[in-house]
RNA sequence: GCCCAAAUAGCUCAGUGGUAGAGCACACCCUUGGUAAGGGUGAGGUCGCGGGUUCAAUCCCCGCUUUGGGCUCCA
Repeated sequence: GCCCAAAUAGCUCAGUGGUAGAGCACACCCUUGGUAAGGGUGAGGUCGCGGGUUCAAUCCCCGCUUUGGGCUCCA
């Protein structure tokens, strides 16, 4: 330098062109003599960044960034 994949909640990951979800974690409540477990409620998101297409983009297209993997060249 080229190719491929990934980027979504604090963590691990789903998801779909029409207001974004789960598990764990977190807060509160119930339960217990107390703790754990269990049950309930809640908070938490610029969907990596910029642009384009569209009535509408997290999703489609282009560029860029970062991470992982592969290839090539030089030494």
Molecule: transfer RNA
Organism: Candidatus Caenarcanales bacterium